[in-house]
Molecule: SAM riboswitch aptamer (S box leader)
Organism: Cytophagaceae bacterium
RNA sequence: GAUUUAUAGAGAAGAGGGGAGAGACAGGCUCACUGAACCUCUAGCAACCUACACGCUGAAUGUAAGGUGCUAAUUCCUGAUCCUGGUAUAUACAAUGACCGGGGAAUAUAAAUU
Repeated sequence: GAUUUAUAGAGAAGAGGGGAGAGACAGGCUCACUGAACCUCUAGCAACCUACACGCUGAAUGUAAGGUGCUAAUUCCUGAUCCUGGUAUAUACAAUGACCGGGGAAUAUAAAUU
C1' cells in the first nucleotide's frame, strides 16, 4: 500500500522547541503571530486489541490500562463515480435539468489477512 470486518451526534490540554500554515481531497466555512504544521515531555479521554474476574460451547458483563488511537467545530458542513424515494415545472410519453431525502461510495481509527 491492498482486502475484509467493526465504529465514527459522546469524551479528553498544558509546557518546551519550532516559526506559517492547518482542518484528507473540491467548494464553503473556520482555526492560526494572543503562535499553524511538525518534534519532545507531561497530563487526560476512550476501551478496538490485550490481561484478569465472572461465565463457560460461545457470547454478554465487570475491573485494569500493556499495544494502538484520540484530546476546536457531528467525519466542521456539503459534495465527488453509482443505485434509489419524493416534490415542483414542463409534457402525449419518455429523457435531460432543478429542489429535498435514503443507501452506497469516500475519509479516519482499530483488528485480522496479505